This is a predicted structure of a 531-nucleotide part of an RNA (small-subunit ribosomal RNA, central domain) from Diadumene cincta. The full RNA is in RNAcentral, with records from SILVA. The coordinates come from a structure-prediction model, not an experiment, and the mean pLDDT is 81. NCBI's taxonomy places the organism under Eukaryota, Opisthokonta, Cnidaria, Nynantheae, Diadumene. Rfam family: Eukaryotic small subunit ribosomal RNA. For this family Rfam cites "Crystal structure of the ribosome at 5.5 A resolution" (Yusupov et al., Science, 2001).
Context: one part of a larger RNA
RNA sequence: UUGCAGUUAAAAAGCUCGUAGUUGGAUUUCGGGUCGGGCCGGCCGGUCCGCCGCGAGGCGUGUUUCACUGGCCGGGCCGUCCUUCUUCGCGCGGACCCCGUGUGCUCUUGACUGAGUGUGCGGCGGAACCUCGCGACGUUUACUUUGAAAAAAUUAGAGUGUUCAAAGCAGGCCGAGGCAACGAAUACAUAAGCAUGGAAUAAUGGAAUAGGACUUGGGUUCUAUUUUGUUGGUUUCUGGAACCGAAGUAAUGAUUGAAAGGGACAGUUGGGGGCACUCGUAUUUCGCUGUCAGAGGUGAAAUUCUUGGAUUUGCGAAAGACGAACUACUGCGAAAGCAUUUGCCAAGAAUGUUUUCAUUAAUCAAGAACGAAAGUUAGAGGAUCGAAGACGAUCAGAUACCGUCCUAGUUCUAACCAUAAACGAUGCCGACUAGGGAUCGGAGAGCGUUAAUUGGAUGACCUCUUCGGCACCUCACGGGAAACCAAAGUUUUUGGGUUCCGGGGGAAGUAUGGUUGCAAAUCUGAAACUU
Numbered sequence: 001u002u003g004c005a006g007u008u009a010a011a012a013a014g015c016u017c018g019u020a021g022u023u024g025g026a027u028u029u030c031g032g033g034u035c036g037g038g039c040c041g042g043c044c045g046g047u048c049c050g051c052c053g054c055g056a057g058g059c060g061u062g063u064u065u066c067a068c069u070g071g072c073c074g075g076g077c078c079g080u081c082c083u084u085c086u087u088c089g090c091g092c093g094g095a096c097c098c099c100g101u102g103u104g105c106u107c108u109u110g111a112c113u114g115a116g117u118g119u120g121c122g123g124c125g126g127a128a129c130c131u132c133g134c135g136a137c138g139u140u141u142a143c144u145u146u147g148a149a150a151a152a153a154u155u156a157g158a159g160u161g162u163u164c165a166a167a168g169c170a171g172g173c174c175g176a177g178g179c180a181a182c183g184a185a186u187a188c189a190u191a192a193g194c195a196u197g198g199a200a201u202a203a204u205g206g207a208a209u210a211g212g213a214c215u216u217g218g219g220u221u222c223u224a225u226u227u228u229g230u231u232g233g234u235u236u237c238u239g240g241a242a243c244c245g246a247a248g249u250a251a252u253g254a255u256u257g258a259a260a261g262g263g264a265c266a267g268u269u270g271g272g273g274g275c276a277c278u279c280g281u282a283u284u285u286c287g288c289u290g291u292c293a294g295a296g297g298u299g300a301a302a303u304u305c306u307u308g309g310a311u312u313u314g315c316g317a318a319a320g321a322c323g324a325a326c327u328a329c330u331g332c333g334a335a336a337g338c339a340u341u342u343g344c345c346a347a348g349a350a351u352g353u354u355u356u357c358a359u360u361a362a363u364c365a366a367g368a369a370c371g372a373a374a375g376u377u378a379g380a381g382g383a384u385c386g387a388a389g390a391c392g393a394u395c396a397g398a399u400a401c402c403g404u405c406c407u408a409g410u411u412c413u414a415a416c417c418a419u420a421a422a423c424g425a426u427g428c429c430g431a432c433u434a435g436g437g438a439u440c441g442g443a444g445a446g447c448g449u450u451a452a453u454u455g456g457a458u459g460a461c462c463u464c465u466u467c468g469g470c471a472c473c474u475c476a477c478g479g480g481a482a483a484c485c486a487a488a489g490u491u492u493u494u495g496g497g498u499u500c501c502g503g504g505g506g507a508a509g510u511a512u513g514g515u516u517g518c519a520a521a522u523c524u525g526a527a528a529c530u531u
Base pairs, nucleotide, nucleotide: 004502006500007483008482012499014370016368017367021363022362023361026255031083032082033081035079036078037077039075040074041073042072043071044070045069046068047067048062049060050059051058052057087136088135089134090133091132093130094129096126097125098123099122100121101120102119103118104117105116106115107114140203141202142201143198144197146195147194155187156186159169160168172179173178213249214248215247216246218244219243220242221241222240223239224238260360261357262356263355265352266351268349269348273345274344275343276342279323280322283319284318285317286316287315288314290312294305295304331338332337375416376415377414378413379412380411385409389405390404391403392402427498428497429496431490432489434474435473436472439469440468441467442466443465444464445463446462448461449460450459451458478485479484504531505530506529513524514523516521
C1' cells in the first nucleotide's frame, strides 16, 4: 500500500495563480493461406463377431462398455512457413546447382554416340540455403517467463524410537568376522546485478527549411598492401577512409481533429472593475420668518434646551455621509464583495460557429496577487452614529442594559496589517446514476396578440427544443449514527486523477525558538502535568 476519516462528533488552506512533483484522450499487424502434429464430433466402409444360406452372397450388430483399421467432412488447440525478410563482412562444415572426370544401371547409336538416373573424386566455380564461430551495427527502457548465481545457523519440510519430547544428524542389518554405491534431502530466499523467451500494457525515438532512405556513375583530399626479377623514385590501376555536387528509384515522407484544452470571429449579457460626471430625499448646522410656554426623553423620571423665543411652521443656504420603496430563494465577481444618472477605459462569462492550433492538459510543495470589519502611520474631511470618558436613572450593588453629551473612529487619499461563524461549517478536475415545474443568459423553431404603421426588419408577450447558470419540489434505485444528502450516491462488490488536513478531553494555539510586522499581532508550534 491493500484498507480509515474531514456538513454537524477531531478535521478542506479565505480565494485565485503557479514551478518542482504526481497523473494524463483516441489511433499504427488485424486478418488470410499452406503444411504438419495430436484431440473431439459426424458420415461411409473393410477385416473381425453373430445370424440366415449347400454355395455365391445377404442381413444385423459393435455406438452405454468389451477389437483393429481406412476414407471424407467439420470444429477448436499447438507448431513451421508465406503474405509481412535483423543487416553486412570473413571463416569451418554440411546439403543444392554447374563444369570436368572415373564407374554402375535403363534406353539409344555403326561408335564412350546420345538421353535419363545412381555413386566416387576434383574445382581460389556459383547462389544468402542451413548450423556454428569471429568482427562491425542495431531506438532505448519499464514489465513478465525461465535459468545461473545468491553463507551457514534460523523458518517450512523429508528421513530417523534422542526410552517419549524439546533436540540431534544421525543411524540400520547379520553367522557379530563383517555388510550396504544407506543418509546428512527439498522448499523459500523478494531490491539491485547477469543470461534468456515474450511483445500485451506504459513511456521513449525516427523523414518537414529533408543535412531523409536506397541505387548508380563522377570529382576532391588523405592513405596502404600485393604484383610487374632486385633496390630506389614517379605515376596509374586496385583496396580503404572522409568530403562535395549530379542523376535515378519510391504510392517518396505530415494519423485523426477528443460532448479535452487554447486562440480568432459574431450578436449579446451582467447591481463585475477603474476614472470622471450627475441626481435624490433625509440628517445636522446656519440665515430669514410666523406663533407662544413649554420642549426633549422614559416603564416612570432626571441630566439637557427654553420669553436673550426652545420645540414647532414656512422659505432658503451649506456640509459630509448614504443610495429607501423597486429588491426577488434574481444577476455579476476567484473570493472578499458589488445597487442614483451619464460618459470614457480595459476585462470576463455563457451562447453560436461545416473557423484555427494540434495534446498545448488536471491538480499543485516553494513562491506570488487579491483579501470584510477592527487596528496602525501621514494628510484631507469631520454631517450622522459613536468604543473610551462624564453625567442622569435603575439596583442590595451597576464600572451594564435605558437616557443626555462626547473623544478616537466611522468618510476620502497614500501606505501597512492578513485575520473572521472569511460558512454551503461541504477542496479542485473528469465520468455515470431520476422525475418535475419555475427562473436568469444565449441560440434555434413555430399558430397567434401588440407598438411607430401600412407591409417587411426589429422589439415585448405566447408555445416548444437546446446549451450554460443561481436555486427549489418530490420519491429514494443509493448513502448516512441520524438530522438529512442528485450528492454527503456509484465504498468490505473497498483503486478515475490530484492537493491539503485529523487521531480522547484539558494544559494550549500557551511556552520556547524561528519568521513577518512601526505596533497590535500573524505564520510555524511543543512538553511536563492532569483526566